[in-house]
RNA sequence: CCCCGGGUGGCUCAAUGGUAGAGCGUCUGGCUGUAGACCAGAAGGUCGGGAGUUCGACUCUCCCCCCGGGGA
Numbered sequence: 001c002c003c004c005g006g007g008u009g010g011c012u013c014a015a016u017g018g019u020a021g022a023g024c025g026u027c028u029g030g031c032u033g034u035a036g037a038c039c040a041g042a043a044g045g046u047c048g049g050g051a052g053u054u055c056g057a058c059u060c061u062c063c064c065c066c067c068g069g070g071g072a
Stems, first nucleotide, its partner, number of pairs: 001071007010024004018055001026042005048064005
């Protein structure tokens, strides 16, 4: 320098252009002698940054940043 994949709650990952979700974790309550397990509930997101397309963008296009792989 070229090509490919990825960036979404604390972590690991979903979401075919139409109100952003799950598991684990955290917190509260139940249960328990306590804790764990189990049950119920809750909090937690500028979807890496910017611009564009569209009635509408996590999703499509362009530029930039970061991580990983391959090539030279």
Background
This is a predicted structure of a 72-nucleotide RNA (transfer RNA) from an archaeon. Its Rfam family is "tRNA". From the family's description: Transfer RNA (tRNA) molecules are approximately 80 nucleotides in length. By type it is a transfer RNA.